[in-house]
Molecule: small-subunit ribosomal RNA
Organism: uncultured prokaryote
């Protein structure tokens, strides 16, 4: 001393949660000793049984028990029994003293109860000092006996008796009363007692007793000040407050009565309610607080509830007594007894709290002359880890880093020097033995002084021997044995120290807050590691802290919660300048208190410690007292700078109240004058041939006052706008002249307060809540439209509230400027326009400084005073309940229980907006084809099936994985089967070459029998390779998660983006750069610029095509020579073209005008084969979608292991009411049929392409030549052309279907192949809503080829041939990019 937790992320508010301390604590696991403390907080519930208060015989009468001793009697000669108060002694009694103290407990009790500081009107037994006394009588009751009553408690009678018990007398220094004359009052001595000793028998001594008087002690009364909380408790009091007289009382006082007067207490909280014993102090905390009053110590109270007196020095009395009650108990039912909040203990209550212990040894009380009794006070033992202190539970060594655990990437690490072994030690605890202090008195002897006459006695002071211990088997110490008897509990996601494996799968569980758990949990449970404390540790509960989150110290109010809607003013609060006196606050000093323990500080003592103890400090306060006078504050005197009077002017919707005016809507009256008006996005209701909108004249009424009009005025705020009269309030300026602080602020209080509302009576053109229709719409209780009533205006009462907003309370001071407005006033100036200065209001920008930032900034949210008002986490609620107010809505005060971890401000970066600006794309228009509808092909969903394996599923799934399912593929289904080490793979042993060939059983896998074969290599041991068999390692798995991965793709998007480093601004998240002007297909380039580079995209380099040159020239070519053929580059030969494949050249806004900003660039053009990235391609930034794949592959983990593996035979994927994608072929004349002539380009081919030529209508055969290929084959391209037929017809258009024959592949074409031929000849006449692809060699139309492949191609990748249209533009749909604005969205609008 701080941390978690709001957010994508940030600052701030703001709660909530944690880490510290601490307890009379409980639980829960666990548990060795000692010391020292503490131990019913709950039921002041109820108690069974012991004990807690007695004592004195030296007051008294005595003698019921027991001892001594005397006496007697029986006898059994040591026994019983009578007997005598003679002696110790003592039961009851009578008397004295104590029983009022010591111990419990905290119901009551906000009060002189308590704390503290004063106070006068009083009592104090015992003790202490002093001063006087102590004379003489006297009549009773107990106890006792008798006699009764009663169950019992207990109690009546009649007799006798003692005293330090009672009562007179006598005496009174001093004492009390007084009217100042007086009057009053005692006792227990000729011993009242004792008791022992001397005695001169008087007495001494010692104690008692009386009366007074001082002290001491204790007690009782007053007062000042402080002492919870509640106003949703505002009035309370009749002995009340006061004064006379009287009583009372130990003592002032209404403390009691009469009378008398009408007081007294309160917003500084009285009355009432509810809680509380208070205090020293304990605990926290840096303090200043805040929370509590266990144990010790002082006060108070109370003693079964409730009252009430007696006795006494002292009580209204825990273990006295009456009365009532509640209640327990005994009872003969007539009546009695009882009070544990005393010490144990018991029952109840409770989460909880102790022996029915032992002692007077010690302190200390009662009694006593003492010895002594008595004493649950007290000391000590007992229980409890309940708290605080100490100690142990071993020390060194010791790596083969053992074993066994865990974990692993299989090497290993890790528990860990830890064990084990070796070498010690012996504290606590055990046994044995020894042993302090706690004890000093007191009584015995005796010695000295003192007192006396006195060697008695007593008191002091020494000596002197015998004793006094509950604790206690004490502390303590010494021997003895031996690691020996001795560790837990809690946590390990972050906070907060400590991590990994297993089960579990949003289950079971965990959580102080945030939060973990849905198949790879360091968060749940286990187990191994670890942390952290340790005879404990953890959890729960309680206080204070942290929390500046109630802010005195030390807090806020523009928007986070908070400034009353505004002003006026009492009571508070505060207050200007200056004399002088005072001293109340104030400040110093002295002093007296501030009990003691407690904390603090120095010592001491228990081996430390805890704890006990000296000594000091210190106790922050209260009263005295001197002494100061600067500040406040009182008295007093005095100023004019605040404040306010008076004059002179000024502006103004300021505010009542009379009159009064024009537009304009409205209706009536009237003329003109016809078919619509009106009203919307469009329309409908509605009005109008009864004459309406229109338009002109009139009337009539009622409200409101364009234009001036303006972040202009005016008002305390609400507010206030036509014009004139009249009352009236405020404000400013300027010059004097008066008063002299007269002032600010204000709880309560009073007044004013928009709209609506609400009463009463008026008024109502418009306008318009409810209503009423008519549209809108999936509905429209609504926006729009047509009509309407309160209302809105008046007067007069009420209501009292608004985002009554500057979300900013009022006053006052000070603190840079700039500009605009509106009202005065001064100075320049031609008294013009201007301009300088001033005072007051209202406005913006802006500086220091504030803020969280927004934003505030002389009109402050700056910096300071003053004085009020409000806040303290969302919700519940501005609500309930209760008060006051109102006629009534309703206002105004103003909770809680219960719930959450958030609620919230401002600002940042995205995304998103049916917000805004630029800009792009075949995205929309502007055109061409199609798809959507038939028919088939094919792919999917659905549905069925043993099985129709499995994946993809908007775009970015669906002729998609699949470049090709008759078996196989095959993963799916059926039965069958596997000597379950296996169809594959790697090791060990055996045995046997390998292997070949045929039989039988079965669909086959397989299973049985059988024959042939002896190979190679060699150190001659043996070994290679392949079979078999055998047993373990292991093999296998198209089993599961693509949400647990790699790799690979798709998709925005080839969109122009996405980012760093430094700098610089920001408290920071972030900005800045990348935004701005131009410009581009482009973050493409320029320019500007708090930015300055840079990377990753862009383009560029790679490839292909297009134009040329060069090189080389075979299988391609053929101009010129040459041969030769019916004809062909055929042949010789060329190397010119074409072509092939190699190398280069070419283009770069590079030249020219224009335009822009001299720029970038963009328009035109010229040249060229190609012109402004020439044309295609490959190339995919930072991300995004848990996108797609565990069925290509690879893999974490999981699951299977006589099966989810393996083997084979058949089926299935090809089903078929249906839906939807994606293609073919059509529907016809741009056209189908026939017959004939032309022109490609780019691929293949030896298990292959296959030629001529022969056969067959054809598919095809058949037959072999050539070709490992610019040589040979595939291979006839077709559209086009040319001629002909057809004539708009379901056709010479379409071909699907279905019959027949057939052909080719292939072990096999039944399910299920593709092809020919002959016959059949379906739907369909250009397609609905919708909706697709293209901007030039492109749509579109034609045909040819290849992968796959035994065979299957409308698919899918490539060729080349023929060859269009159209594009004004960017309003719109869709996708995007940039800036910019809103957000209460961030899983981000599918929110």
């Nucleotide at each position: 001393a701080g941390a978690g937790u709001u957010u994508g992320a940030u600052c701030c508010u703001g709660g909530c949660u944690c880490a510290g301390a601490u307890u009379g604590a409980a639980c829960g696991c666990u548990g060795g000793c000692g010391g020292c403390a503490u131990g019913c907080c709950u039921a002041a519930c109820a108690c069974a049984u012991g004990c807690a208060a007695g004592u004195c015989g030296a007051a008294c009468g005595g003698u019921a028990a027991c001892a001594g001793c005397g006496g007697g009697a029986g006898c059994u000669u040591g026994c019983u029994c009578c007997u005598g108060g003679c002696u110790g002694a003592c039961g009851a009694g009578u008397g004295g003293c104590g029983g009022a103290c010591g111990g419990g407990u905290g119901a009551g009790u906000a009060a002189c109860g308590c704390g503290u500081a004063g106070g006068a009107a009083u009592c104090u037994a015992c003790c202490u000092g002093a001063u006087a006394g102590a004379u003489g009588g006297g009549g009773a009751c107990a106890a006792c006996u008798c006699a009764g009553g009663g169950a019992a408690a207990c109690u009546u009678g009649a007799g006798c008796u003692a005293a330090u018990a009672c009562c007179g007398a006598a005496u009174a220094c001093g004492c009390c009363c007084u009217a100042c004359g007086g009057g009053g009052g005692a006792a227990a001595g000729c011993g009242g007692g004792g008791g022992a000793u001397c005695u001169u028998c008087g007495g001494a001594c010692c104690u008692c007793c009386u009366a007074u008087u001082a002290g001491a002690u204790g007690a009782g009364c007053c007062u000042g000040c402080g002492u919870u909380g509640g106003a949703u408790u505002a009035g309370c009091u009749u002995g009340u407050u006061g004064g006379u007289a009287g009583g009372g009382u130990a003592a002032a006082a209404g403390c009691c009565u009469a009378c008398c007067a009408a007081g007294g207490c309160u917003a500084c909280g009285a009355u009432c309610c509810a809680u509380a014993g208070c205090u020293g102090g304990u605990c926290u905390g840096a303090g200043a607080g805040g929370a509590c009053g266990a144990u010790c110590a002082g006060c108070c109270a109370c003693a079964c509830u409730g009252g009430g007196a007696c006795u006494g020095a002292g009580a209204c009395a825990c273990g006295g007594c009456c009365c009532a009650g509640a209640c327990u108990c005994c009872u003969a039912c007539g009546g009695g007894a009882g009070g544990c909040a005393g010490c144990a203990g018991u029952g109840g209550g409770g989460a909880a709290u102790a022996u029915u212990g032992g002692a007077c040894a010690a302190u200390g009380g009662g009694c006593g002359a003492a010895a002594g009794c008595c004493u649950g006070a007290u000391c000590c033992a007992g229980c409890a880890a309940u708290a605080c202190c100490g100690c142990g539970u071993g020390u060194g060594u010791g790596a083969a880093g053992a074993a066994g655990g865990c974990c692993u990437a299989c090497g290993g690490g890790u528990u860990g020097u830890a064990a084990a072994g070796c070498a010690c030690u012996u504290u606590c605890a055990g046994c044995a033995g020894g042993g302090a202090g706690g004890a000093a008195a007191g009584g015995g002897u005796u010695u000295g002084c003192g007192u006396u006459a006195a060697u008695a006695u007593c008191g002091c002071a020494g000596a002197u021997g015998a004793u006094u211990g509950a604790c206690g088997u004490u502390a303590c110490c010494u021997g003895c044995a031996g690691a020996a008897g001795a560790a837990g509990c809690a946590c390990c996601g972050g906070c907060u120290a400590a991590c990994u494996c297993u089960g579990u799968g949003c289950c079971a569980g965990c959580a102080g807050c945030c939060g973990c758990g849905g198949u790879a949990a360091u968060a749940c449970a286990g187990a191994g590691g670890g942390u952290g404390c340790a005879a404990g540790c953890g959890u729960u509960a309680a206080u204070c802290g942290g929390a500046a989150u109630u802010a005195c110290u030390g807090g806020g109010c523009g928007u986070a919660a908070a400034g009353c809607g505004u002003g006026c003013g009492c009571a508070g609060g505060u207050g200007g300048u200056u004399u002088g006196a005072u001293a109340a606050g104030u400040u110093a000093g002295g002093u007296g208190u501030g009990a003691a323990a407690u904390c603090c500080c120095c010592g001491g003592g228990c081996u430390c410690a805890a704890c006990c103890u000296g000594g000091g400090a210190a106790u922050u306060g209260c009263g005295c007292u001197u002494a100061a006078a600067a500040c406040u504050g009182u008295c007093u005197g005095a100023c004019u700078a605040g404040a306010g009077u008076a004059c002179u002017a000024a502006a103004g919707a300021g505010g009542g109240a009379a009159g009064u005016g024009g537009a304009a809507u409205u209706u009536c009256c009237g003329g003109u004058g016809u078919a619509g008006c009106g009203g919307u996005g469009a329309a409908a209701u509605g009005c109008g041939u009864a004459g309406a909108u229109a338009u002109c004249g009139g009337a009539a009424g009622g409200a409101a006052c364009a234009c001036c009009a303006g972040u202009g005025g005016c008002g305390a705020a609400g507010g206030c706008g036509a014009c004139u009269u009249c009352c009236u309030g405020g404000u400013u300026a300027g010059a004097u002249a008066c008063u002299g602080a007269c002032a600010c602020u204000g709880a309560g209080g009073c007044a004013c307060g928009a709209a609506a509302g609400c009463g009463u009576g008026g008024g109502u053109a418009g306008c318009a809540a409810a209503c009423a229709g008519g549209a809108u719409u999936a509905g429209a209780u609504a926006c729009c439209c047509u009509g309407g009533u309160a209302g809105u205006c008046c007067a007069c009462g009420c209501c009292g509230u608004a985002a009554a907003c500057g979300a900013u309370g009022u006053c006052a001071a000070c603190u840079a400027g700039g500009u605009g407005c509106a009202g005065g006033g001064g100075g320049u100036g031609u008294u013009g326009a201007u301009c300088c200065c001033u005072c007051u209001g209202u406005g913006u920008c802006g500086c220091a400084g504030c803020u969280a930032a927004c934003g505030c900034a002389u009109u402050a949210a700056g910096u300071u005073g003053a004085c009020c008002g409000c806040c303290u986490g969302g919700g519940g609620a501005g609500u309930a309940c209760g008060g006051u107010c109102g006629c009534a809505a309703g206002a105004u005060u103003a909770a809680a229980a219960c719930u959450c971890a958030a609620a919230g401000g401002a600002a940042u970066u995205g995304a998103c907006g049916g917000g805004g600006g630029c800009c792009c794309g075949c995205a929309c228009a502007a055109g061409c084809g199609g798809u959507g509808g038939a028919g088939u092909a094919u792919g999917u969903g659905g549905u069925u099936u043993a099985a129709u394996u499995c994946g993809a599923u908007g775009c970015a799934a669906c002729g998609c994985g699949a470049a090709g399912a008759a078996c196989c593929u095959u993963a799916c289904c059926u039965g069958g089967u596997c000597u379950u080490u296996g169809a594959c793979a790697u090791g060990u042993a055996g045995c046997g070459a390998a292997c070949u060939u045929u039989c039988c059983a079965g669909a086959g896998a397989u299973g049985g029998a059988a024959u042939g074969g002896u190979g190679c290599c060699u150190u001659c041991g043996g070994g290679a390779a392949c079979g078999c068999u055998a047993a373990c390692a292991c093999a296998g798995u198209u089993g599961c998660u693509g949400c647990a991965u790699g790799g690979c793709u798709g998709u925005c998007g080839u969109c122009a983006g996405c980012u760093c480093g430094u700098g610089u601004c920001g408290u920071g998240a972030g900005a800045u750069g990348u935004u701005g002007g131009g410009u581009u297909a482009a973050g493409u380039c320029c320019c500007g610029u708090a930015a300055c580079g840079a990377g990753c995209g862009c383009a560029a380099c790679c490839c292909u095509u297009a134009u040329c040159c060069u090189u080389a020239g075979u299988u391609a070519c053929c101009a010129g020579c040459a041969c030769g053929u019916a004809a062909u580059g055929g042949u010789g030969g060329g190397g010119a073209c074409u072509c092939u494949a190699g190398g280069g050249a070419g283009a770069c806004u590079g030249c020219c005008g224009g335009u822009g900003a001299u720029a970038a660039a963009c328009c035109g053009g010229a040249g060229g084969a190609a012109g402004g990235u020439g044309g295609g391609g490959a190339c995919g930034a930072c991300g995004u979608c848990a996108a797609g794949u565990c069925a290509u592959c690879a893999u974490g983990g999981c699951c299977c292991u006589u099966a989810u593996g393996g083997c084979a035979g058949g089926g299935c994927c090809u089903a078929c009411a249906c839906a939807c994608g994606u293609g073919c072929u059509a529907c016809a004349a741009u056209g189908a049929c026939c017959g004939g002539u032309a022109c490609a380009g780019a691929g293949g081919g030896u298990u292959g392409c296959c030629a001529a030529c022969c056969c067959g209508c054809g598919a095809g055969g058949g037959g072999g030549a050539g070709c490992u290929a610019a040589u040979c084959c595939c291979a006839g391209a077709a559209a086009a052309c040319c001629g002909g037929u057809c004539g708009u017809a379901g056709u010479c258009c379409g071909g699907a279907u279905u019959g027949g024959a057939g052909u080719c592949u292939g072990c096999a074409a039944c399910u299920c192949g593709a092809c020919u031929c002959c016959a059949u000849g379906a739907a369909g006449u250009c397609g609905g809503a919708a909706u697709c692809g293209c901007u030039a060699g492109u749509a579109a139309u034609c045909g040819c080829g290849g992968a796959u492949c035994a065979g299957c191609a409308u698919g899918c990748c490539g060729c080349g041939g023929u060859g269009a249209a159209u594009a004004c533009g960017u309003u719109c749909c869709c996708g995007g990019g940039c800036c910019u604005u809103g957000u209460a969205c961030a899983c981000a609008c599918c929110g």